The part of an RNA shown here (small-subunit ribosomal RNA, central domain) has 350 nucleotides and comes from an uncultured bacterium. The full RNA is in RNAcentral, with records from ENA and SILVA.

Context: one part of a larger RNA
RNA sequence: UUGGGCUUAAAGGGUGCGUAGGCGGACCAUUAAGUCGGGUGUGAAAUCCUUCGGCUCAACCGAAGAAUUGCGCCCGAUACUGGUGGUCUUGAGGGAGACAGGGGUGAACGGAACUGAUGGUGGAGCGGUGAAAUGCGUUGAUAUCAUCAGGAACACCGGUGGCGAAAGCGGUUCACUGGGUCUCUUCUGACGCUGAGGCACGAAAGCUAGGGUAGCGAACGGGAUUAGAUACCCCGGUAGUCCUAGCUGUAAACGAUGAGCACUGGAUCGAGGACUCCCCCAUAGGUUCUCGGUCGUAGCGAAAGUGUUAAGUGCUCCGCCUGGGGAGUAUGGUCGCAAGGCUGAAACUC
Repeated sequence: UUGGGCUUAAAGGGUGCGUAGGCGGACCAUUAAGUCGGGUGUGAAAUCCUUCGGCUCAACCGAAGAAUUGCGCCCGAUACUGGUGGUCUUGAGGGAGACAGGGGUGAACGGAACUGAUGGUGGAGCGGUGAAAUGCGUUGAUAUCAUCAGGAACACCGGUGGCGAAAGCGGUUCACUGGGUCUCUUCUGACGCUGAGGCACGAAAGCUAGGGUAGCGAACGGGAUUAGAUACCCCGGUAGUCCUAGCUGUAAACGAUGAGCACUGGAUCGAGGACUCCCCCAUAGGUUCUCGGUCGUAGCGAAAGUGUUAAGUGCUCCGCCUGGGGAGUAUGGUCGCAAGGCUGAAACUC
């Protein structure tokens, strides 16, 4: 470079916003850049190809033609792409009303459990295990009652349920605030899709500074088990887990499935709206839109499976793959306080 791929064989970026770029709805007019046709100039010679000729033939040489698929200029065509101008509403955006849900900040509050403290009752064990022991306990434990303090998490509701771009989000209340969806369609009039770089968010663990520390609990100590036991089990227990302000930027960050648009049989369950018959309201049914599941037709697939939430049929854009090991290593660069992250080989070997 060409071709093929990316659920599980190598391969979808953790997620979003968005710059350049790529691609882009309907109609009319115009232009003629791309595109197409004709003409003309140039495209050195030799070589290659065709024909003819010269060395007795050939190689070789000579002549003519063709070719040189390209580029410049001129004239023309106007379907498509592009440019310009105008019009449109289906794409997109904005407005009003309603339901549900999430996040941040500040303040007040709730109950269960747990641990500790104080006091009462009580008097010998408790705890733990497969069995034990370490441990706690006459300085009165465990148990039980009352009061107080503290920190963390929110049982039931709770659900293959809901919301969010992902990470993720569950006590309750208030204030502020982002997005989706449905109905009405008034308005703008292609304003769109994707998105290299870039920016932002990003579980847990970890790091820095300050606080906090009930429970749990890496490390560590002890008791067991065992041939040993740097483990599994038990008794303790520091970082941490929690809060505030920063850093880190990774995960089996998974649906191992990038985003957007269009099209293609059905069945069934759940969630949120709207409409419908009736004078009104409510329920049920029906219709329709959106979201989340289950099963399956065709198709696809190596199969497992997938199957309108596609891994089907097409289009646009981005990311990534190219035998196993060496290796996500070395080196360089860059980011980070560090731990390390991102980028990322080769020799050699099978």